[in-house]
RNA sequence: UUGAUGAAUACGGGAGAGAGUUCGUAAUGAACCGCCGAAGGAAAAAGGGACGAUGAUCCGCCAAUCACGUCGCGAAAUUCUCAGGCAAAGGGACCGUAUUUUGACA
Numbered sequence: 001u002u003g004a005u006g007a008a009u010a011c012g013g014g015a016g017a018g019a020g021u022u023c024g025u026a027a028u029g030a031a032c033c034g035c036c037g038a039a040g041g042a043a044a045a046a047g048g049g050a051c052g053a054u055g056a057u058c059c060g061c062c063a064a065u066c067a068c069g070u071c072g073c074g075a076a077a078u079u080c081u082c083a084g085g086c087a088a089a090g091g092g093a094c095c096g097u098a099u100u101u102u103g104a105c106a
Stems, first nucleotide, its partner, number of pairs: 006101008018033001020032004034086003040082001041080003047073001049071004054067004
């Protein structure tokens, strides 16, 4: 279920930061300095999980509980600035509308 959620397509909205300097090409560019975060990518908090020649409680031992240590799971619009970007164009997370699909996995 008169269709949540997810996905695709179309239309609309959509921020930030130098039209930087030098060299050079038919064009695309290269180097240097300064910046941005909302394509993409990366990091990991609470939390809980596994393990242990560890310590404590109990104690004859095992087990259990707590602490400690190690490993790994773990979010974003937070952070990083790899990538991308810093006139217009294009792109753009996210939002809205419509259609298609999925079918309760929310």
Predicted 3D model of a 106-nucleotide RNA (Glycine riboswitch aptamer) from Geosporobacter subterraneus. The source organism's lineage runs through Bacteria, Bacillati, Peptostreptococcales, Thermotaleaceae and Geosporobacter. The coordinates come from a structure-prediction model, not an experiment, and the mean pLDDT is 80.